[in-house]
Context: one part of a larger RNA
RNA sequence: UGACGGGGGCCCGCACAAGCGGUGGAGUAUGUGGUUUAAUUCGAUGCAACGCGAAGAACCUUACCAGGGCUUGACAUCCCGGGAAUCCGGUGGAAACACUGGAGUGCCCGCAAGGGAGCCCGGAGACAGGUGGUGCAUGGCUGUCGUCAGCUCGUGUCGUGAGAUGUUGGAUUAAGUUCCGCAACGAGCGCAACCCUCGUGGUAUGUUGCCAUCAGUUCGGCUGGGCACUCAUACCAGACUGCCGCAGCAAUGUGGAGGAAGGUGGGGAUGACGUCAAGUCAGCAUGCCCCGUACGCCCUGGGCUACACACAUACUACAAUGCGAGGAGCAGACAGUCGCGAAGCCGUGAGGUGGAGCUAAUCUGAAAAUGCCUCGCUCAGUGCAGAUUGCAGGCUGCAACUCGCCUGCAUGAAGGCGGAAUCGCUAGUAACCGUCGGUCAGCAUUACGACGGUGAAUACGUUCCCGGGCCUUGUACA
Numbered sequence: 001u002g003a004c005g006g007g008g009g010c011c012c013g014c015a016c017a018a019g020c021g022g023u024g025g026a027g028u029a030u031g032u033g034g035u036u037u038a039a040u041u042c043g044a045u046g047c048a049a050c051g052c053g054a055a056g057a058a059c060c061u062u063a064c065c066a067g068g069g070c071u072u073g074a075c076a077u078c079c080c081g082g083g084a085a086u087c088c089g090g091u092g093g094a095a096a097c098a099c100u101g102g103a104g105u106g107c108c109c110g111c112a113a114g115g116g117a118g119c120c121c122g123g124a125g126a127c128a129g130g131u132g133g134u135g136c137a138u139g140g141c142u143g144u145c146g147u148c149a150g151c152u153c154g155u156g157u158c159g160u161g162a163g164a165u166g167u168u169g170g171a172u173u174a175a176g177u178u179c180c181g182c183a184a185c186g187a188g189c190g191c192a193a194c195c196c197u198c199g200u201g202g203u204a205u206g207u208u209g210c211c212a213u214c215a216g217u218u219c220g221g222c223u224g225g226g227c228a229c230u231c232a233u234a235c236c237a238g239a240c241u242g243c244c245g246c247a248g249c250a251a252u253g254u255g256g257a258g259g260a261a262g263g264u265g266g267g268g269a270u271g272a273c274g275u276c277a278a279g280u281c282a283g284c285a286u287g288c289c290c291c292g293u294a295c296g297c298c299c300u301g302g303g304c305u306a307c308a309c310a311c312a313u314a315c316u317a318c319a320a321u322g323c324g325a326g327g328a329g330c331a332g333a334c335a336g337u338c339g340c341g342a343a344g345c346c347g348u349g350a351g352g353u354g355g356a357g358c359u360a361a362u363c364u365g366a367a368a369a370u371g372c373c374u375c376g377c378u379c380a381g382u383g384c385a386g387a388u389u390g391c392a393g394g395c396u397g398c399a400a401c402u403c404g405c406c407u408g409c410a411u412g413a414a415g416g417c418g419g420a421a422u423c424g425c426u427a428g429u430a431a432c433c434g435u436c437g438g439u440c441a442g443c444a445u446u447a448c449g450a451c452g453g454u455g456a457a458u459a460c461g462u463u464c465c466c467g468g469g470c471c472u473u474g475u476a477c478a
């Protein structure tokens, strides 16, 4: 100087408390451990691994296993020889591959012979190749403490020195934010602001919107017509404790006015010096080591989907604030030309047919669902719940046996609110409800990301638990 303390003081945070909903019990989904296996590829392992890399494992992916094959190799550069490239076959084979037949001469220079570029085949060797090892050799990127309020420097001063001071103190703040004081005076990285978005208004522009206004109407902004409104896209304005009262030396606090918005207005992006030899050599790059007829490469099939178990994260329930049937209505965001695919018709349905329109404020996906109205069910393992299984079908794809998704009929399991324990959340939040997207042939989606709809309760307080900041104290720790 730090670190630590079941030392002290001050102060924060859904940290506790107050409250709402869960997890832990059931079934299922997904991940992991374990076990099994020829292989169940590899990594991630307290918080900060475990719906994580994986924003798509039937083949491919794929790195694993078995078998069949190839070696200058699937890929790059260089040398030699041959051939146009290319196309069509045959035999063996699961394919890869091995053997083999036929058709066939383009471009540039040149009269021609020949040469050259590109591509293909063969050969030799330099080399290729390696998701082999080492994240304790590394770059880059990332997690975490933590959006916490800290971390430092120059000069000066003090100290033999390590170092201190500044950065401590008194107030204040979300903040090392600001003020006052002070052997310090200044400065940098952080904080804040500048950026995006939501909330108010104005201006500009109207192939969206509007009967607002006028006319027509097969009644649909449908047509003429019009940018008033909604909206869209830009630009501008607006909030600064600016104004007033009170407290205070001040910073500031507190109450009020006006205002769409008030004291950082809500949300996002943004992550200081550093810590964990944290994570990643399998995203990429890269030192060293290793393999180089195989630790490289190709193919077929299998595996990554195994299953006595254990854990993690979710979904669906156990019902009447519910379930079922019918009816009338209300979003936002997003995607679409190898695509989205309407109306109509067929099918109980998945779906099929059909192809209008749309490179999309124009067309399509598209139905929003909780909720509201009417009717039924009457507390029962039920008209709750939907696992499991049987049969029959549909779709994608070369191919759904291992191992896809969906539909119909039948079957209807556990489950009656969950022990110890434990998680999230302070407002348009929690809870509940549906919608879309990425990946993608198809696909599980209950995952992930985004979007809106309905819409609460509670916070006395900081003694205690956890994490953190500042000052101080003890120390046999560094």
Base pairs, nucleotide, nucleotide: 001478002477003475004474005473007472008471009470010469011468012467013466015462016461019425020424021423022422023421026316027315028314029313030312031311032310033309034307035306042053043052064302065301066300067299068298069297070296073127077126078125079123080122081121082120083119086103087102088101089100090099091098092097107116108115109114129291130290132289133288134287138285139284140280141279142278143276145274150189151188152187153186154185155184156165157164158163169180170179171178195268196267197266198265200237201236202235203234204233205232206231209227214224215223216222240262243256244255245254246253247252318418322377323376324375325374326373327372334365335364336363339358340357344353345352346351384415389410390409391408392407393406394405395404431454432453433452434451435450436449437448
A computed fold for a 478-nucleotide part of an RNA from a metagenome, annotated as small-subunit ribosomal RNA, 3' major domain. The full RNA is in RNAcentral, with records from SILVA. Model confidence (mean pLDDT): 84 of 100.